This is a predicted structure of a 72-nucleotide RNA (transfer RNA) from Streptomyces sp. CAU 1734. The sequence is in RNAcentral, with records from ENA. Its Rfam family is "tRNA". Its mean pLDDT, the model's own confidence on a scale to 100, is 82.
RNA sequence: GCCUGUGUAGCUCAGCGGGAGAGCAGCCCUCUUAUAAGGGGCCGCGCGCGGGUUCGAAUCCCGCCACAGGCA
Numbered sequence: 001g002c003c004u005g006u007g008u009a010g011c012u013c014a015g016c017g018g019g020a021g022a023g024c025a026g027c028c029c030u031c032u033u034a035u036a037a038g039g040g041g042c043c044g045c046g047c048g049c050g051g052g053u054u055c056g057a058a059u060c061c062c063g064c065c066a067c068a069g070g071c072a
Stems, first nucleotide, its partner, number of pairs: 001071007010024004018055001026042005048064005
């Protein structure tokens, strides 16, 4: 330098055009003699950045950035 993949909540990840979600973590309640586990609920100002397409973009297209892998 070229190619491919990844980037979404504190962490691990889903979501491939029209409600941004799950588990864990955190907080509250319940249960227990107590703790853990279990059950219920709450909290998430989170879609890498910029532009484009579209009535509408996390999702499609272009560029850039970071990381991982491959080729040279």